RNA sequence: GGGUGGUUAGCUCAGCUGGUUAGAGCGCACGCUUCACACGCGUGAGGUCACAGGUUCGAAUCCUGUACUACCCA
Repeated sequence: GGGUGGUUAGCUCAGCUGGUUAGAGCGCACGCUUCACACGCGUGAGGUCACAGGUUCGAAUCCUGUACUACCCA
């Protein structure tokens, strides 16, 4: 330098062919339970869907560019 994939909550990851309100597990906070802790149960907070632009009535999803990252080729 060329190619392929990845980037979504603090962490690990779903999200199908563009349309519902963006979700799960773990973690965190609070409550219940306990003498207390843990376990368990319940409730809740937490998101610029990497960034910018474009297409569209509508974009995490499609297109273009950029950044970071993994691998392959040279």

Predicted 3D model of a 74-nucleotide RNA (transfer RNA) from a Minisyncoccota bacterium. Rfam family: tRNA. Model confidence (mean pLDDT): 80 of 100. Taxonomically the source falls in Minisyncoccota (Bacteria, Bacillati).